The part of an RNA shown here (small-subunit ribosomal RNA, 3' major domain) has 478 nucleotides and comes from Actinomyces sp. C1I34. The full RNA is in RNAcentral, with records from ENA and SILVA. The source organism's lineage runs through Bacteria, Actinomycetes, Actinomycetales, Actinomycetaceae and Actinomyces. The coordinates come from a structure-prediction model, not an experiment, and the mean pLDDT is 84. It matches the Rfam family "Bacterial small subunit ribosomal RNA". Its family is annotated with structural constituent of ribosome and ribosome in the Gene Ontology.

Context: one part of a larger RNA
RNA sequence: UGACGGGGGCCCGCACAAGCGGCGGAGCAUGCGGAUUAAUUCGAUGCAACGCGAAGAACCUUACCAAGGCUUGACAUGAGGGGGAUCGUCCCCGAGACGGGGCUUCCAUUUUUUGGCGCUCUUACAGGUGGUGCAUGGUUGUCGUCAGCUCGUGUCGUGAGAUGUUGGGUUAAGUCCCGCAACGAGCGCAACCCCCUUCCUGUGUUGCCAGCACGUUGUGGUGGGGACUCGCGGGAGACUGCCGGGGUCAACUCGGAGGAAGGGGGGGAGGACGUCAAAUCAUCAUGCCCCCUAUGUCUUGGGCUUCACGCACGCUACAAUAGCCGGUACAGAGGGGUGCGAUGCUGUGAGGCGGAGAGAAUCCCCUAAAACCGGUCUCAGUUCGGAUCGGUGUCUGCAACUCGACACCGUGAAGUUGGAGUCGCUAGUAAUCGCAGAUCAGCAACGCUGCGGUGAAUACGUUCUCGGGCCUCCUACA
Repeated sequence: UGACGGGGGCCCGCACAAGCGGCGGAGCAUGCGGAUUAAUUCGAUGCAACGCGAAGAACCUUACCAAGGCUUGACAUGAGGGGGAUCGUCCCCGAGACGGGGCUUCCAUUUUUUGGCGCUCUUACAGGUGGUGCAUGGUUGUCGUCAGCUCGUGUCGUGAGAUGUUGGGUUAAGUCCCGCAACGAGCGCAACCCCCUUCCUGUGUUGCCAGCACGUUGUGGUGGGGACUCGCGGGAGACUGCCGGGGUCAACUCGGAGGAAGGGGGGGAGGACGUCAAAUCAUCAUGCCCCCUAUGUCUUGGGCUUCACGCACGCUACAAUAGCCGGUACAGAGGGGUGCGAUGCUGUGAGGCGGAGAGAAUCCCCUAAAACCGGUCUCAGUUCGGAUCGGUGUCUGCAACUCGACACCGUGAAGUUGGAGUCGCUAGUAAUCGCAGAUCAGCAACGCUGCGGUGAAUACGUUCUCGGGCCUCCUACA
C1' cells in the first nucleotide's frame, strides 16, 4: 500500500422485511449429468454451464459411426506437357458415389501463329470442425451502470509511498457546495443520440370524414374537404424557473402553485482502470505441433431423437373468479412476389378446388383472446385434467420406418395446491390474455425476440441474510 475480520461507523441494492405469483410433488416438452451404444459429434460446468452455441438434427445440415469409393484431390493459384472440348441428353452395372458405353460439340483473331475457355497428365501444393483459449488477435460474460480508477506539477516522507481522492454537508453519482498543501487535468458519472407522453406548425396519399352534396342492403363507397385522428418533417415545452419551510441562508432538500409532464418524467442505447491464465483455435483470423492413398474428400444407410436413474429451465393441470355450448365487442407491432393469398365452392376437420387483389398507410396474412350477455353442469377423479394407446386421414417434402406437424373418432393415466428449501416482481410493474416475427420445404416452438389487452397488493423499517461503496481499528497474510 492492499487484502481479510462471525471489528466499528456511515450508506445503498427486490438484499431482507411487507405483499402477490410461482418452482420443489404429477404428466409432458426441452437442456444437462449418468448409463447404454458401432456412433449416441463437439463445446459450455457455482453465481457468470444446464429452452446455452442451435433464430429450426427425417436426407442435407453433420463435425460422429458402419460400409463402399477417390488420391493434385470437393476448393484456390502458378509452372510444364498433351489434346479440343465443356455443357446437354440417352443406355448398362450398382444402395448411391463411382465405373463403362453412345449421340451432340468451343470462341476471338486474317489462315499458320497467338490469346481466352474448359478437359486431362505431371509437379509445386491443396485440405484438416485434428491438438493447444495455459502461445495469441478479435469478440463476449462477470463484478456492475457499482462510483470509482488515475495523471501532471507542487508539497511531505531516507524510502515504499502519501497528499490531491481525506474532513463537514448533499446527491442516483469522485453529483455539487464549503473547508483544506495543494492547484489543475484525464478515463468514468451526467448531458449530447433514439423511442414514448403534451402542444404548435408545414404537408395531405394509399391515411382521416366535422361540415356540404350524391349513392348504397351496408361500407369514406363517390364528389369534395384539411377541421379531427394519424403518418412524415420542423419547432415549443421542464430549468428547482416561481412561492413558502429547513439549511453554513452554500450545495441541496421538503411542501405548494401552474402544467400534458416536476425535481433523473418513463424506457432504450451507452459498461472506466481492472478481476476471474473466466469463455471461445467449432464464427473468423492466427503462432507452434500433428495427419498427407488419410485426422483430407465423395456417397448410401445409421446416429446426434437410446433410457433403470439424478438435476435444471418451462408448458399443462389438479377446477365453480372454473369447464362446456351459443351470441357478441375492442388492439398494437410485424411479415408478404420460387411469397401473402380474399370473395366463392367443398370437407365434421386438418385441408382441398380456384384464383380477385396488392412489391403493399391501398391488397392479403387478420375472425385477436381474456372481457361481456344468455344457458348448462353442482363438488365428483367429475361435463376437471388431458398423458398414453388403437384406428382413419391431411399437408410438406425425392423420401415421414428408425424420426415431422396437424385433424377426426375412440381410449381416458398421474394429478385434489406439492417436504426441507428456493425464485421473480415496487406500476402500466407483478399476475393474466392473446397476436406477430426471425430461423424455416415442413416442424418436434410449450423456446426466443417483440407487440398490445385486462390490470393489482405491499414497502413499518434496516436488527438479521446476501452483494456492494466510503472512512477507520487490529495483525496471523501478500